[in-house]
Context: one part of a larger RNA
RNA sequence: GAACGAACGCUGGCGGCGCGCUUAACACAUGCAAGUCGAGCGGGGGCUCGGGCUUCGGUCCGGGCUUCAGCGGCGGACGGGUGAGUAACGCGUGGGAACCUGCCCUGGAGUCUGGGAUAGCAGCGGGAAACUGCUGGUAACACCGGAUACGUCCCCAUUAGCGAUAGUGGGGGGAAAAGUAAUGCUCUGGGAUGGGCCCGCGUCCGAUUAGCUAGUUGGUGGGGUAACGGCCCACCAAGGCAUCGAUCGGUAGCUGGUCUGAGAGGAUGGCCAGCCACACUGGGACUGAGACACGGCCCAGACUCCUACGGGAGGCAGCAGUGGGGAAUCUUGGACAAUGGGCGCAAGCCUGAUCCAGCGACGCCGCGUGGGUGACGAAGGCCUUCGGGUUGUAAAGCCCUUUUCCCGGGGACGAUGAUGACGGUACCCGGGGAAUAAGCACCGGCUAACUCCGUGCCAGCAGCCGCGGUAAGACGGAGGGUGCUAGCGUUGUUC
Numbered sequence: 001g002a003a004c005g006a007a008c009g010c011u012g013g014c015g016g017c018g019c020g021c022u023u024a025a026c027a028c029a030u031g032c033a034a035g036u037c038g039a040g041c042g043g044g045g046g047c048u049c050g051g052g053c054u055u056c057g058g059u060c061c062g063g064g065c066u067u068c069a070g071c072g073g074c075g076g077a078c079g080g081g082u083g084a085g086u087a088a089c090g091c092g093u094g095g096g097a098a099c100c101u102g103c104c105c106u107g108g109a110g111u112c113u114g115g116g117a118u119a120g121c122a123g124c125g126g127g128a129a130a131c132u133g134c135u136g137g138u139a140a141c142a143c144c145g146g147a148u149a150c151g152u153c154c155c156c157a158u159u160a161g162c163g164a165u166a167g168u169g170g171g172g173g174g175a176a177a178a179g180u181a182a183u184g185c186u187c188u189g190g191g192a193u194g195g196g197c198c199c200g201c202g203u204c205c206g207a208u209u210a211g212c213u214a215g216u217u218g219g220u221g222g223g224g225u226a227a228c229g230g231c232c233c234a235c236c237a238a239g240g241c242a243u244c245g246a247u248c249g250g251u252a253g254c255u256g257g258u259c260u261g262a263g264a265g266g267a268u269g270g271c272c273a274g275c276c277a278c279a280c281u282g283g284g285a286c287u288g289a290g291a292c293a294c295g296g297c298c299c300a301g302a303c304u305c306c307u308a309c310g311g312g313a314g315g316c317a318g319c320a321g322u323g324g325g326g327a328a329u330c331u332u333g334g335a336c337a338a339u340g341g342g343c344g345c346a347a348g349c350c351u352g353a354u355c356c357a358g359c360g361a362c363g364c365c366g367c368g369u370g371g372g373u374g375a376c377g378a379a380g381g382c383c384u385u386c387g388g389g390u391u392g393u394a395a396a397g398c399c400c401u402u403u404u405c406c407c408g409g410g411g412a413c414g415a416u417g418a419u420g421a422c423g424g425u426a427c428c429c430g431g432g433g434a435a436u437a438a439g440c441a442c443c444g445g446c447u448a449a450c451u452c453c454g455u456g457c458c459a460g461c462a463g464c465c466g467c468g469g470u471a472a473g474a475c476g477g478a479g480g481g482u483g484c485u486a487g488c489g490u491u492g493u494u495c
Base pairs, nucleotide, nucleotide: 001495002494003493004492006491007490008489009488010487013367014366015365016364017363018362019360020359021325026323027322028321030320031319032318035074036073037072040071041070043068044067045066046065047064048063049062050061051060052059053058081278082277083276090203091202092201093200094199095198096197099195100194107188108187109186110185111184112146113145114144115143121136122135123134124133125132126131150163151162152161167183168182204250205249206248211241212240213239216238217237218236219235220234221233222232223231253275254274255273256272257268258267259266260265280301281300282299283298284297303314304313305312306311331357333356334355335354339353340351341350342349343348370400371399372398373397380391381390382389383388405432406431407430408429409428410427414422439484440483441482442481443480444465445464446463450479451478452477453476454475460467461466
């Protein structure tokens, strides 16, 4: 000098764009953050329409709308957070072969025939609650048989085993059935996307860590997996790694980048983007195309809460917010209008992703706090050799302007036929009036800017050299000056 997710002191007018718990991966009140489909299925409640019966209270049948859970499907593996752990094929880069991939697309075939359950519900119980038992009865695109197709590495032949399915809504027609199209389901093929795995190279410090290793290293055979593999197992061999730093210890998420620097390099990894890891701590699997699963399950532990003491409930490193820690870091806001995501044929519903608004000079950028004129050089202050000098065209006065501000009117783009949270915002027009708006640090040398008074090695200053003991340009105040300016200084850290 430059830089910062900064903090502190003094000061503070406006706007745009960004950024905002670096500390306790400390504990969390409350609300919200993942649902959706009635065009898969059967019910409960409410409203209503039509018809039958009616003792006019109702009741039965059918339809529509709405609502509530339940069974079932898809989604909850994305999106959002954090950086604890990890020195590792974790990341970066370049390769590889033994793999999987829901939703999407193309083509073909099939969608045949049977069956038994179960929740909701009803009845009776248990429990303070969470919840739960028994009995009865019921539907499906839920579940299970049989047949067939096709598949089971490739080709030919043959045999055996194993593995499938489901309908729904609409139109037309109607006595019914057959048949048509959409979508769905089953099987097969293909691409895309996403993912799993392996290898070369690169990736911090310590030798005051020198030896490490028994599934250890390799082989054979098997098991297991979507898949290769000592991944796992049995047997056999005795190997494997290491001063080119193994092992151990410490520290740390990695990268694109960012800061600095002429570069080489050094430092760094906040926001944004890619990858990884984690979700109270530890362990485990289930379901599924995908998880060993932040707002799923089970077990153990610590903690908190409820309890009728028998037993239960919970997990903000989601968005806000609270306590705590700290030098220090925001609103318990609005909207799904846009973009994107989930579900749905759709209408639509959900979305603290997102888009906006709020707070903070935290940063960067832009603008303003007025312009012109004005000497007799006013007054006041300060200095003085008492003549004067300086503050100083500065002020006043006079003439203007209106960015900003205030008032009134109009009023968007972002949206496409409809739909705008932002927002009566940006912007435009009219009116008003210099009005609402300047500070901070420094002035001995380095280093730009000097005098007076006070103080008297005191009080104090200080980045280094050093100032202060009676005329201090270095302390404190004042006048003046220098520098930067809605900021200016200080501290910390990096180059």
Molecule: small-subunit ribosomal RNA, 5' domain
Organism: metagenome